This is a predicted structure of a 385-nucleotide RNA (Bacterial RNase P class A) from a Syntrophomonadaceae bacterium. It matches the Rfam family "Bacterial RNase P class A". Rfam classes the family as a ribozyme. Its family is annotated with tRNA processing, ribonuclease P activity and dimeric ribonuclease P complex in the Gene Ontology. The coordinates come from a structure-prediction model, not an experiment, and the mean pLDDT is 77. The source organism's lineage runs through Bacteria, Bacillati, Bacillota, Clostridia and Syntrophomonadaceae.
[in-house]
RNA sequence: CGAGUAAGCAGGGCAGCUGCGGAAAGCAGGCCGAAAGGUGCUUUUCGAGGAAAGUCCGAGCUCCAUAGGGCAGGGUGCUGGGUAACGCCCAGUGAGGGUGACCUUAAGGCUAGUGCCACAGAAACAAACCGCCAGGUAUUUCUAAUACCAGGUAAGGGUGCAACGGUGCGGUAAGAGCGCACCAGGGACCGGGAGACCGGUUCGCUAGGUAAACCCCACCCGGAGCAAGACCAAAUAGGAGGGGGAUGAGGUAGCCCGCCGACUCCUCGGGUUAGGUCGCUGGAGAUACCAGGCAACUGGUAUCCAAGAUAGAUGGCUGCUGCUUACCGGCUAUAUGAACUAUGACCGGGAAGAACAGAACUCGGCUUAUUAGCUUGCUCGGUUC
Numbered sequence: 001c002g003a004g005u006a007a008g009c010a011g012g013g014c015a016g017c018u019g020c021g022g023a024a025a026g027c028a029g030g031c032c033g034a035a036a037g038g039u040g041c042u043u044u045u046c047g048a049g050g051a052a053a054g055u056c057c058g059a060g061c062u063c064c065a066u067a068g069g070g071c072a073g074g075g076u077g078c079u080g081g082g083u084a085a086c087g088c089c090c091a092g093u094g095a096g097g098g099u100g101a102c103c104u105u106a107a108g109g110c111u112a113g114u115g116c117c118a119c120a121g122a123a124a125c126a127a128a129c130c131g132c133c134a135g136g137u138a139u140u141u142c143u144a145a146u147a148c149c150a151g152g153u154a155a156g157g158g159u160g161c162a163a164c165g166g167u168g169c170g171g172u173a174a175g176a177g178c179g180c181a182c183c184a185g186g187g188a189c190c191g192g193g194a195g196a197c198c199g200g201u202u203c204g205c206u207a208g209g210u211a212a213a214c215c216c217c218a219c220c221c222g223g224a225g226c227a228a229g230a231c232c233a234a235a236u237a238g239g240a241g242g243g244g245g246a247u248g249a250g251g252u253a254g255c256c257c258g259c260c261g262a263c264u265c266c267u268c269g270g271g272u273u274a275g276g277u278c279g280c281u282g283g284a285g286a287u288a289c290c291a292g293g294c295a296a297c298u299g300g301u302a303u304c305c306a307a308g309a310u311a312g313a314u315g316g317c318u319g320c321u322g323c324u325u326a327c328c329g330g331c332u333a334u335a336u337g338a339a340c341u342a343u344g345a346c347c348g349g350g351a352a353g354a355a356c357a358g359a360a361c362u363c364g365g366c367u368u369a370u371u372a373g374c375u376u377g378c379u380c381g382g383u384u385c
Base pairs, nucleotide, nucleotide: 001381002380003379004378005377006376007375008374009373010371012321013320014319015318016317017316018315020047021046022045023044024043025042026041027040030039031038032037049356053367054366056365057364058363059362060361061225062224063223064222068257069256070255071254073221074220075219076218077217078092079091080090081089082088093107094105095104096103097102108216109215113214114213115210116209117208129157130156131153132152133151135149136148137147138146139145140144165183166182167181168180169179170178184206185205186203187202188201189200190199191198192197229278230277231276232275239268240267241266242265243264244263250260251259285304286303287302288301289300290299291298292297323353324352327349328348329347330346332344333343334342335341
């Protein structure tokens, strides 16, 4: 200097004028409305994100509701830790990718059972298509070749993603873990580690794969959701018909048991406002420091309160200025003997100029989108000293 990799920062600044919404204080008591309630003026102050997106998980909160158990159903799936909890985070282990820094991981069980592995191939839970060996019979060109019969074989060839562990040596009639050496898998024993797992010794044990197939095992799981729900005001027909009900209506997402328990279900019809207020922002909160911990995180101390809209606010204009790039100029280093030219650093000028994108009860995550950008650690390569 280049390429990569991991983790962070920022999302222009200042000022003026003006327009909105919240809060506090003061003033006014007018206006709108049937009412509940809303609204005016002045001053001060606050007012969109790193993802506000997706609605994929987990919760807080509200109601069912006085609320238990089972089945069904669903979720997670290596070990240990963190957390309110999680399918998240941290640290490890195994496997895979990369020269490496690093990255990914759908990572329990096929010896509980049931399935599937098309086509090809002799054969995919089991076998011999071509072969190899030696025996018998027959023929002939007669130490050999051919055909048939029965036997041994799975080393060689072929098919296939995959064919009775792999490579090599010995051995054999020809072969084969038949034996040996090394390796892979598996078993036993010993050691290390909280554990996943790792290491060593040994055994010739070696008929597969697939669970992101059904399934088995371990652990976890009520439901619905802020359009949840609560209150206020106004209006109405305490309407009509039918079914069921203490021999238990009805109640919880499904079924059963249990529990509570007197009204409940269907059809027709009528009234009402898409009315108003709350919920609505003080929290599993933020920042700084200290202590513990490899870390995630936990504890302590101090300080702070940073949007709450409701056809939905947080805007508009102007001036100055920061930063970055194309480009222009100057100066300088290298390449060259020199000039030109090219590249780099520095200085000056500099139009133009940043993406993805807008809260709607809140929080912890994950996923996705994205930049004229900036900083740091580490890895690899090149050059110079």